[in-house]
Context: one part of a larger RNA
RNA sequence: CUCUCGUUAAGGAACUCGGCAAAAUCGUCCCGUAACUUCGGGAGAAGGGACGCCCCGUUAGGGUGAACUCCAUACGGAGGGAGCUCGAGGGGGCCGCAGUGAAUUGGUCCAACCGACUGUUUACCAAAAACACAGGGCUCUGCUAAGUCGCAAGACGACGUAUAGGGUCUGACGCCUGCCCGGUGCCGGAAGGUUACGCGGACUUGUUAGCGCUUCGGCGCGAAGCAAUGAAGCUAAGCCCCGGUAAACGGCGGCCGUAACUAUAACGGUCCUAAGGUAGCGAAAUUCCUUGUCGGGUAAGUUCCGACCUGCACGAAUGGCGUAACGAGUUGGACGCUGUCUCAACGAGAGGCUCG
Numbered sequence: 001c002u003c004u005c006g007u008u009a010a011g012g013a014a015c016u017c018g019g020c021a022a023a024a025u026c027g028u029c030c031c032g033u034a035a036c037u038u039c040g041g042g043a044g045a046a047g048g049g050a051c052g053c054c055c056c057g058u059u060a061g062g063g064u065g066a067a068c069u070c071c072a073u074a075c076g077g078a079g080g081g082a083g084c085u086c087g088a089g090g091g092g093g094c095c096g097c098a099g100u101g102a103a104u105u106g107g108u109c110c111a112a113c114c115g116a117c118u119g120u121u122u123a124c125c126a127a128a129a130a131c132a133c134a135g136g137g138c139u140c141u142g143c144u145a146a147g148u149c150g151c152a153a154g155a156c157g158a159c160g161u162a163u164a165g166g167g168u169c170u171g172a173c174g175c176c177u178g179c180c181c182g183g184u185g186c187c188g189g190a191a192g193g194u195u196a197c198g199c200g201g202a203c204u205u206g207u208u209a210g211c212g213c214u215u216c217g218g219c220g221c222g223a224a225g226c227a228a229u230g231a232a233g234c235u236a237a238g239c240c241c242c243g244g245u246a247a248a249c250g251g252c253g254g255c256c257g258u259a260a261c262u263a264u265a266a267c268g269g270u271c272c273u274a275a276g277g278u279a280g281c282g283a284a285a286u287u288c289c290u291u292g293u294c295g296g297g298u299a300a301g302u303u304c305c306g307a308c309c310u311g312c313a314c315g316a317a318u319g320g321c322g323u324a325a326c327g328a329g330u331u332g333g334a335c336g337c338u339g340u341c342u343c344a345a346c347g348a349g350a351g352g353c354u355c356g
Base pairs, nucleotide, nucleotide: 001351002350003349004348005347006346007345008344010342011341014340019337027051028050029049030048031047036041038172052094053093054092055091056090061086062085063084064083068079069078070077071076095099107335108334109333110332111331112330113329114327115326119131120130135170136169137168138167139166140165141164147156148155149154173322174321175320176319178252179251180250183249184248185245186244187243188242189241192240193239194238198234199233204228205227206226207225210221211220212219213218253271254270255269256268257267280314281311292308293307294306295305296304
């Protein structure tokens, strides 16, 4: 010097990102216990007191219940109280600094955020506000169900049957969940437009039996057949089209003016849109400017709490706002307590160092 412990004057968080770590609290009985609340809780709230040993004393009282007696003949009932055992409360006394004498053995309170809760998770850096959850909604599925695995056979769903099963979103509970269907998706519709294979075969073309012409080399026309090409017309879903649907994906404006101080604008005008953000909340786990402004707490507060609203860029099941209880969650404050610190000291053990 390092590690693991023990003690410490005065102060008591001044340490530090942060009370991290340590200290403190701790058992049993008695008294007593607030806001709030879903009336269960909160609650061991908080905050106090007692605790050892001896005697009175075989304490009061309780548990068990033998012998024996009676009724009686049943593995019965009643009385009876021995023995064993538990044992509060009261009075008196004794000792120590100290009586849950060691060990085991909650620190507490206030306020805010998030998540209702118990639970689950990154085996080996994250336990959380993430996941799940009961509850809510939408949607698909009538049974050879939908959906899923498999090339198939087959299997799960389910030896279930819409109070069931699958998918997806939300996430207890309370109060609620506004407007927009123009785009995308989904559902319904079938008049019209477009549209594949297929059906259909028009026109045209190749070949040439034949006919015509010929300078005899050929040239022109050309039926049927065989081929090639393939028009009109008929023809499904889909798309276009017409409706519906937002707890489907999503979206939810701008400029100008106006009131008898000023300021502001209930009001008016205008442009655009599918519709222009309702309730509630709001410098927020969201606020850039920003340490916004005001109030509270502190001697002093970029954090915190309460307000304001100018919401860069909250907002209603990608749920909004509240909420008792709960949380090894996050944030701020207070009491207690302490070597965290002012500021370090001493002690114990194990290493480190030297020799082997």
Description: Model confidence (mean pLDDT): 88 of 100. The part of an RNA shown here (large-subunit ribosomal RNA, domain IV) has 356 nucleotides and comes from an Actinomycetota bacterium. The sequence was found in a public genome assembly. It matches the Rfam family "Bacterial large subunit ribosomal RNA". NCBI's taxonomy places the organism under Bacteria, Bacillati, Actinomycetota.